[in-house]
Context: one part of a larger RNA
Molecule: large-subunit ribosomal RNA, domain VI
Organism: Acidithrix ferrooxidans
């Protein structure tokens, strides 16, 4: 830009992609066949591998501005308690998210037409033939069946809703130009959405995002201050104290004020 006025939702699906794999072992049954060794079709189950998808409840890994312990050494006058540096200094856990090694679920079932192939009825050719009319079976493969994408599908497709016959030019008729209208947009909080865009939630009629408050969750019992001990320590206050992302509440803080664009047709 197109879709024969501008808009906001939801569909249809022409076409296109993906999937499509397998073992083991049981039951039927030591049956059917076989002298006997051995040993099924066909029909059912039950674990499995690879491989995909989805998630993160459980495991498990990471978690460099979370807790805790520590080891050298500068520093905060010293003590005590802290900070910095030394791979996050080192080690011990770890919330969110992120993954896999984890968890779930996936291939199918089925229906149409068919390949080799097996057949029915059947004549040229009194018999025989599955074939020449005509009729059937018959495969992980084709084609519906399952997931996604999809109307630039210029063949531009539906439905349902919203906004309206404005004003100036004009050969009054295309067609310019300007203000709107439903709606967009810019913008500005952010987001499990993301290179960027875009895509979703929000802007004071607000809980977007920090902050503040609980709450989960981690970490393990905080400083101080008492006992107790020579001390190292232990005890009690104290399941304390401190906590990144998580669940909630609350307008304190910033989302202010605003600008732009955008139908008059056939």
């Nucleotide at each position: 830009c197109g879709c024969a006025g501008g808009a906001g939702a939801c569909c249809u699906g022409a076409g296109g992609a993906a999937g499509g794999c397998u073992g083991u072992c049981c039951c039927u049954a030591g049956u059917a066949c076989g002298a006997g060794a051995g040993g099924a079709c066909c029909g059912g189950g039950a674990c499995g591998g690879a491989c995909g998808u989805a998630g993160c409840u459980c495991u498990u890994g990471u978690g460099u501005g979370c807790c805790a312990g520590u080891u050298g050494u500068c520093c905060c006058g010293c003590c005590a308690g802290g900070g910095g540096c030394a791979u996050g200094g080192c080690u011990g856990g770890u919330u969110a998210g992120c993954a896999a090694c984890c968890u779930a679920c996936g291939g199918a079932a089925g229906g149409g037409a068919u390949a080799a192939g097996c057949g029915c009825u059947g004549a040229a050719a009194g018999c025989a033939u599955a074939u020449a009319a005509g009729c059937g079976c018959g495969a992980a493969g084709c084609u519906c069946u399952u997931u996604c994408c999809a109307a630039g599908a210029u063949g531009a497709g539906g439905u349902c809703u919203c906004c309206c016959a404005c004003a100036g030019g004009g050969u009054u008729a295309a067609c310019c130009u300007g203000g709107u209208a439903a709606g967009g947009c810019c913008c500005g909080u952010g987001g499990c959405a993301g290179a960027c865009u875009a895509c979703c939630a929000c802007g004071u009629u607000g809980a977007u995002a920090g902050g503040c408050c609980g709450g989960a969750a981690g970490u393990g019992u905080a400083a101080g201050u008492g006992u107790g001990g020579c001390a190292a320590c232990a005890c009690a206050u104290u399941c304390a104290g401190c906590u990144g992302a998580c669940c909630g509440g609350u307008a304190c803080u910033a989302a202010u004020c605003g600008g732009c664009c955008g139908a008059g047709g056939g």